[in-house]
Molecule: transfer RNA
Organism: uncultured Ruminococcus sp.
RNA sequence: GCUGUUUUAGCUCAGUUGGCAGAGCACUUCCUUGGUAAGGAAGAGGUCGACGGUUCAAGUCCGUUAAACAGCUCCA
Numbered sequence: 001g002c003u004g005u006u007u008u009a010g011c012u013c014a015g016u017u018g019g020c021a022g023a024g025c026a027c028u029u030c031c032u033u034g035g036u037a038a039g040g041a042a043g044a045g046g047u048c049g050a051c052g053g054u055u056c057a058a059g060u061c062c063g064u065u066a067a068a069c070a071g072c073u074c075c076a
Base pairs, nucleotide, nucleotide: 001072002071003070004069005068006067007066010025011024012023013022019056027043028042029041030040031039049065050064051063052062053061
């Protein structure tokens, strides 16, 4: 230098053919208990890495770009 994969909640990850952004754990409140743990109920938490484009509509499609990882190649 080239190619590929990944990037979504605090963490680990789903999200199929473009159509209201989700799960588990963690967190908050409540119930239960004499009090904890466990269990149960409810809730909060997101510019979907960044920028732009296509579209009525983009996490999803296209372009550029950043980071991590993997592979390949060149030089005297």